This is a predicted complex of two RNAs, RNase P RNA and transfer RNA, with 458 nucleotides together.
It holds a member of the Rfam family "Bacterial RNase P class A". It is annotated as a ribozyme.
The coordinates come from a structure-prediction model, not an experiment, and the mean pLDDT is 77.
[in-house]
RNA sequence: CGAGAGGCCCGGACGGCCGUCUGCGGGUUCGCCCGUGGGAGGAAAGUCCGGACUCCGUGGGUCGAGGUGGUUGCUAACCGCAACCGGUCGCGAGACUAGGGAAAGUGCCACAGAGAACAGACCGCCAACCCCGUCGCUUCGGCGGCGGGCGGCAAGGGUGAAACGGUGCGGUAAGAGCGCACCGCGGCUCUGGUGACAGAGCUGGCAGGGCAAACCCCACCUGGAGAAAGAUCAAAUAGGGAGGCACUCGGCGUGGACCCGCGCCGCCUCCGGGUAGAUCGUUCGAGGCCGCGUGCGAGCGCGGUCCCAGAGAAAUGGCCGUCGUUCCCGUGCGCGCCCGUCGCGCCCGGGAUCACAGGAUCCGGCUUACAGGGCCUCUCGCAUC
RNA sequence: CGUCCCGUCGUCUAGCGGCCAAGACCUCUGCCUUACAAGCAGGUGACCGCAGGUUCGAGUCCUGCCGGGACGA
Numbered sequence: 001c002g003a004g005a006g007g008c009c010c011g012g013a014c015g016g017c018c019g020u021c022u023g024c025g026g027g028u029u030c031g032c033c034c035g036u037g038g039g040a041g042g043a044a045a046g047u048c049c050g051g052a053c054u055c056c057g058u059g060g061g062u063c064g065a066g067g068u069g070g071u072u073g074c075u076a077a078c079c080g081c082a083a084c085c086g087g088u089c090g091c092g093a094g095a096c097u098a099g100g101g102a103a104a105g106u107g108c109c110a111c112a113g114a115g116a117a118c119a120g121a122c123c124g125c126c127a128a129c130c131c132c133g134u135c136g137c138u139u140c141g142g143c144g145g146c147g148g149g150c151g152g153c154a155a156g157g158g159u160g161a162a163a164c165g166g167u168g169c170g171g172u173a174a175g176a177g178c179g180c181a182c183c184g185c186g187g188c189u190c191u192g193g194u195g196a197c198a199g200a201g202c203u204g205g206c207a208g209g210g211c212a213a214a215c216c217c218c219a220c221c222u223g224g225a226g227a228a229a230g231a232u233c234a235a236a237u238a239g240g241g242a243g244g245c246a247c248u249c250g251g252c253g254u255g256g257a258c259c260c261g262c263g264c265c266g267c268c269u270c271c272g273g274g275u276a277g278a279u280c281g282u283u284c285g286a287g288g289c290c291g292c293g294u295g296c297g298a299g300c301g302c303g304g305u306c307c308c309a310g311a312g313a314a315a316u317g318g319c320c321g322u323c324g325u326u327c328c329c330g331u332g333c334g335c336g337c338c339c340g341u342c343g344c345g346c347c348c349g350g351g352a353u354c355a356c357a358g359g360a361u362c363c364g365g366c367u368u369a370c371a372g373g374g375c376c377u378c379u380c381g382c383a384u385c
Numbered sequence: 386c387g388u389c390c391c392g393u394c395g396u397c398u399a400g401c402g403g404c405c406a407a408g409a410c411c412u413c414u415g416c417c418u419u420a421c422a423a424g425c426a427g428g429u430g431a432c433c434g435c436a437g438g439u440u441c442g443a444g445u446c447c448u449g450c451c452g453g454g455a456c457g458a
């Protein structure tokens, strides 16, 4: 210098004017006014996980349903994060990884292909053994050649995503873990590691291919609903309770019926009830910032410091000036070359632009969106010292 | 604030993980008719909302987004 990898931060600044929501203080003619302080984000978003909090439910166990799935940690918890292990990709920095069980059982493996799961012989290879035909030789016992049958084989070809270990040598009629060496794989032992796992040695000729983001098995986790949760105060209404008044008339019930008695239907007050409404929940919190210690790290501990929107369907905006970012146009100047209606840089003037997006109980994550800019660490290649 | 469902030719629907994704309507061409309609024959038209993953293989299974719809307090 070129090409990359990983991570972090910012995402307009300052001033003036006008406007908006709100805490506190003061004033008020109760309409509001004045002063002062505060007022969105890295994602406030999607609502995808996990928790705090609240109410309801809840004796225990089993079954079911849903979720998670390498190991060790972190955490309040997690489908989160960190470190490490294994696998795949990359020369590398690094990236990705639902990564338990296929030897409990069930299921699926299209097409092609001979054969797709305790497989199979299409082309092919062989002619040792057995049988037949034919030819030749013959010491008449047989031997050899050719062809066929019965057969042997699974090396090679071919099919497929996948064909029952791979390469080489030996071996054989031809072949084959049939034998051997190396690699792979299974089992056992030892060593290292908390562990996933790794390494070494011995041993086994190799034994049952893939799919569990198919059913399933194993281990672990999970009660339901959610801030309109829920709590307090409380106009109104229905039904309820207590006391008082009225029991004149009427109705109903009851004592078998009449008379009669009792109770209720009535009015008032209070209790209670809980709607509208108001208040709380509600923002001081697993909180922010700084420093120190500790840990590889996620994080944890200690000390200091700060108070930082909280409302009601819901406030953060607009204009101007200066500066900054990026782009366009024009005049001029400089440099470069392949000399042109070229490219780059600079000064001046004018214009445009400054993303994604916005709280609604709160917090920890994940995912997604984001113009542009800055910083740190690392890798590979080339050149030079 | 919360919950659930859906997305396949222009339209409406099918589509046990497996051959060139099927059908109806529409549209186009030809036949028939004097002509139109009806009828007959044939054709065009989808990369299954997007992206990634599992698998030999994905419209289908899983995950994340995008869009639409419904419901509850």
Base pairs, nucleotide, nucleotide: 001381002380003379004378005377006376007375008374009373010372012323013322014321015320016319017318018317020039021038022037023036024035025034026033027032041356045367046366048365049364050363051362052361053226054225055224056223065222066221067220068219069218070084071083072082073081074080085099086097087096088095089094100217101216105215106214107211108210109209122157123156124153125152126151130149131148132147133146134145135144136143137142165183166182167181168180169179170178184206185204186203187202188201189200190199191198192197230280231279232278233277240271241270242269243268244267245266250265251264252263253262254261255260287306288305289304290303291302292301293300294299324354326352327351328350329349330348332346333345334344335343336342337340386457387456388455389454390453391452392451395410396409397408398407403441412428413427414426415425416424434450435449436448437447438446